[in-house]
Order: sequence, then structure tokens, then C1' cells
RNA sequence: GAUUUAUAAAGAAGCGGCGAGAGAUCAGGCUCGAAGAACCGCUGGCAACCCUCCAAGGUGGAGAAGGUGCCAAUUCCUGUCCCGGAGAAUAGUUAACCGGGGAAUAUAAAUU
Repeated sequence: GAUUUAUAAAGAAGCGGCGAGAGAUCAGGCUCGAAGAACCGCUGGCAACCCUCCAAGGUGGAGAAGGUGCCAAUUCCUGUCCCGGAGAAUAGUUAACCGGGGAAUAUAAAUU
């Protein structure tokens, strides 16, 4: 890097370094940022995937030493595809609007 499965509206920040952009990518919006963001280091914390223990039987409960992860905003929101709703009137089509799914992305575990 690829594949599979699971999760993604909850939760959790201080200090120091650096010095201009950052929020995955592209576009639009919105937001964060010289009252110092992003990133890096240290410390602290959150969570409970792996893990440990107990009870068990298509799982439940407890824990947090260790391996990861995470600590602005729903994965910040929207987009392209599918379905449904609504809109519209004689019929058909399309966009804006609302809801759901998929895709994409992130993380974990396993396989390769």
C1' cells in the first nucleotide's frame, strides 16, 4: 500500500518550542489563527479497538498496567451516485429544499 470487519452527533488541555498559515484532497461555505493557530516536544487527560479479570452463551459486566488512537466546530457543513418525500398546476423533465443510504476519509483489529 491492498482487502475484510467495526466505529465515527458522546468524551478529553496546559506548558514550552517554532513563526504563518490551518481545518485530508479539489471546489464552495463557514470557522480557527500574531491575544501565536497548524506542526513538534513534555506533562496531563478522554475513550475502551487490542488487552486483563469475572459471569457466561450468538453476549453482559468490571478494570486501565501495556500496544494504538484521540483531546475546536457531527468526519465542521455541502458536493458526485442511488432511494424516498416535497415541489407543479395538462403532461414530461430539471435545479434549489428535506430525510435515508452509498462513496470518500479517519481510527482500530485481522489477513496479505

The RNA shown here (SAM riboswitch aptamer (S box leader)) has 112 nucleotides and comes from Mucilaginibacter rigui. NCBI's taxonomy places the organism under Bacteria, Pseudomonadati, Sphingobacteriales, Sphingobacteriaceae, Mucilaginibacter. The model forms 97% of the base pairs in the Rfam consensus. The sequence was found by an Rfam model in a public genome assembly. Its mean pLDDT, the model's own confidence on a scale to 100, is 80.